[in-house]
Context: one part of a larger RNA
RNA sequence: UUCAGGCGAGGGAAUUCGGCAAAUUAGUCCCGUACCUUUGGUAUAAGGGAUGCCAACUAUGUGAAUAGUUGGUCGCAGUGACAAGGGAGCUCCGACUGUUUAAUAAAAACAUAGGUGACAGCUAGUCCAAAAGGAUGUGUAUUGUCGCUGAAUCCUGCUCAGUGGCGGUAUCUGAAUCUCCAUUUCAACGGAACGAAGGACCGCUAAACAGCGGGGGUAACUAUGACCCUCUUAAGGUAGCGUAAUACCUUGCCGCUUAAUUGGCGGCUUGCAUGAAUGGCGGAACGAGAGCCUCGCUGUCCCCAACUGGAACCCA
Numbered sequence: 001u002u003c004a005g006g007c008g009a010g011g012g013a014a015u016u017c018g019g020c021a022a023a024u025u026a027g028u029c030c031c032g033u034a035c036c037u038u039u040g041g042u043a044u045a046a047g048g049g050a051u052g053c054c055a056a057c058u059a060u061g062u063g064a065a066u067a068g069u070u071g072g073u074c075g076c077a078g079u080g081a082c083a084a085g086g087g088a089g090c091u092c093c094g095a096c097u098g099u100u101u102a103a104u105a106a107a108a109a110c111a112u113a114g115g116u117g118a119c120a121g122c123u124a125g126u127c128c129a130a131a132a133g134g135a136u137g138u139g140u141a142u143u144g145u146c147g148c149u150g151a152a153u154c155c156u157g158c159u160c161a162g163u164g165g166c167g168g169u170a171u172c173u174g175a176a177u178c179u180c181c182a183u184u185u186c187a188a189c190g191g192a193a194c195g196a197a198g199g200a201c202c203g204c205u206a207a208a209c210a211g212c213g214g215g216g217g218u219a220a221c222u223a224u225g226a227c228c229c230u231c232u233u234a235a236g237g238u239a240g241c242g243u244a245a246u247a248c249c250u251u252g253c254c255g256c257u258u259a260a261u262u263g264g265c266g267g268c269u270u271g272c273a274u275g276a277a278u279g280g281c282g283g284a285a286c287g288a289g290a291g292c293c294u295c296g297c298u299g300u301c302c303c304c305a306a307c308u309g310g311a312a313c314c315c316a
Base pairs, nucleotide, nucleotide: 001312002311003310004308005307008304010302011301014300019297027051028050029049030048031047036041038151052073053072054071055070056069057068058067059066060065074078086295087294089292090291091290092289093287094286098110099109114149115148116147117146118145119144120143125136126135127134128133154280155279157212158211159210162209163208164205165204166203167202168201171200172199173198179192180191181190213231214230215229216228217227240274241271252268253267254266255265256264257263
């Protein structure tokens, strides 16, 4: 000096990206317990008291014992060592328990119950195989396969023009074969007729892929624009939410929090470029998830000090 460990006056997060690490709390019994809530929870909420030993007695019990009452007694300290939750609040994300990158990622990713769509009547649909055959299936639409979404509550707007899917189709298009014609015979070649799927054409379909405008004027101060005009589209973004895990400008503006805040929370919101199962909003419980605040606590720090028959390094 390093490692491991416990101790520390006064202060108590001033440290730091960040309370990382450490400290605090801790068992059991009694009392007591808020907001919110899907009425189950939240909850060991929070907060407070007790706890050893000795003696007597009471209750229950066959008993071992358990619970209680009274009196006494020792220590700084009685769950005396060991063992053994720090707590409260606001917000984001994901409903939850679960799963995952064996060896840098445990999460907001995956899954999930629930919702919804498509296909399928079984010699089915989907999948494997060249086929035979096999799986689903000891199954049969309250079933199986595939896709999207992701508990429950409240909801899920407009658009079928494009792409896709499904259905139809008088007519048009549409390959080879077959047929016919022509080529002096045969054939190639050429022409015609027939005409499948598909396409053209006509419908339906968005919890299919997707998309969801611009300009000008207008109210008796100003401002704003319920209202009007116009161009244009398949339709012009509804309910919600909104400076957001989405907002460039941006440290937006206002309020709260601090002595001071690019943070956090609550509002406003003209949203560069929110928005409804690519789900929207919200939400009790839950989370080794992310951000902020607070009480307690502490060698994180102010500012370091001394220590351990400890472990290394070093010297003999």
The part of an RNA shown here (large-subunit ribosomal RNA, domain IV) has 316 nucleotides and comes from a Thermoplasmatota archaeon.
The full RNA is in RNAcentral, with records from ENA.
Lineage of the source: Archaea > Methanobacteriati > Thermoplasmatota.
Model confidence (mean pLDDT): 84 of 100.